[in-house]
Context: one part of a larger RNA
RNA sequence: CCGGACGUAAUGGUCACAUAGGCGGUGAAUUGGUUUCAAAGUGAAAGUCGCCAAAAACUGGCGGAAUGCUCUCGAAACCAAUUCACUUGAGUGAGACAGAGGAGAGUGGAAUUUUUUGUGUAGGGUUGAAAUCCUGAGAUCUACGAAGGAACGCCAAAAGCGAAGGCAGCUCUCUGGGUCCCUACCGACGCUGGGGUGCGAAAGCAUGGGGAGCGAACAGGAAUAGAUACCCAGGUAGUCCAUGCCGUAAACGACGAGUGUUCGCCCUUGGACUACGCGGAUCAGGUGCCCACCUAACGCGUGAAACACUCCGCCCUGGGGAGUACGGUCGCAAGACCGAAACUC
Numbered sequence: 001c002c003g004g005a006c007g008u009a010a011u012g013g014u015c016a017c018a019u020a021g022g023c024g025g026u027g028a029a030u031u032g033g034u035u036u037c038a039a040a041g042u043g044a045a046a047g048u049c050g051c052c053a054a055a056a057a058c059u060g061g062c063g064g065a066a067u068g069c070u071c072u073c074g075a076a077a078c079c080a081a082u083u084c085a086c087u088u089g090a091g092u093g094a095g096a097c098a099g100a101g102g103a104g105a106g107u108g109g110a111a112u113u114u115u116u117u118g119u120g121u122a123g124g125g126u127u128g129a130a131a132u133c134c135u136g137a138g139a140u141c142u143a144c145g146a147a148g149g150a151a152c153g154c155c156a157a158a159a160g161c162g163a164a165g166g167c168a169g170c171u172c173u174c175u176g177g178g179u180c181c182c183u184a185c186c187g188a189c190g191c192u193g194g195g196g197u198g199c200g201a202a203a204g205c206a207u208g209g210g211g212a213g214c215g216a217a218c219a220g221g222a223a224u225a226g227a228u229a230c231c232c233a234g235g236u237a238g239u240c241c242a243u244g245c246c247g248u249a250a251a252c253g254a255c256g257a258g259u260g261u262u263c264g265c266c267c268u269u270g271g272a273c274u275a276c277g278c279g280g281a282u283c284a285g286g287u288g289c290c291c292a293c294c295u296a297a298c299g300c301g302u303g304a305a306a307c308a309c310u311c312c313g314c315c316c317u318g319g320g321g322a323g324u325a326c327g328g329u330c331g332c333a334a335g336a337c338c339g340a341a342a343c344u345c
Base pairs, nucleotide, nucleotide: 004315006313007298008297012312015198016197017196021192022191023190025086026085027084028083029082030081031080032079033078034077035075036074038072040070041069042068048064049063050062051061052060053059089189091185092184095180096179097178101175102174103173104172105171106170107169108152113147114146115145117143118142123134124133160167161166204245205244206243207242208241209240213239214238218234220232221231256311257310258309259308260307261306264289265288267286268285269284270283271282273280274279294299318345319344320343327338328337329336330335
């Protein structure tokens, strides 16, 4: 450079914002470029092709081609630039609406645990069965209180919101995004996005708090041939809060983003229309089934894995070695990111 592929065979970046770059609606005018019709010039000679003369061969004369280049008059489409205009893409505004979207503050009840006091007396707890364990210094059970931390039952749903991670008691304050609807405004302002920047579960790290329950590590009891496990009784980090770091996950829909076009059916969320039928048609989402198409098959199937276009990422050339070594960048560290080869089958 060409070609092919990326749901499950190797292959979509965790997600977004955005720089360079790539690509990009409709109409008109002008300029430049690309392409092209026609005319003109040029395309030396030799050579080549044709005709004539001559002819054994050579040779001589005339003409053609020479697909090219230059210039001039035009033509239409495309590309680029400038100018003018348009409204369907994008956006703004008005009127409504739904929501566990985010941040901060306050507050509520149930339950577990601990505990004061009362009542009450011999077991309780656990298991397949037990034991460790708790208990006469009065447990378990029970009643009224108190303290403290964490999580929010029912509602609850294939439901909703968010770019993803994710988000759920209730109230208040601040705040982001979305949908519908009528048209008012603007007038291509768009899509993607190498580098870059930010967000990013859990675990982990640093400093300071907090610590009810659960619970890596640890130690005890069982079970076992053994049992560094599964079971039981304990229990430290941690889980929680504040601030900073880490930057990874089967970060999954294993399906990059955007736009347009495509047979139907059922349910459902939020709008707005029609008009009351247990309906109809319509936007924006969610779940399920299916025709065609596609697919190696499984399956997908208007939220495509169909038909097309634009842009990015990654991959190919086997399995292991190996996401290892070396080197570089980042990190307090743990480690993360980029990432081979020898050798071997």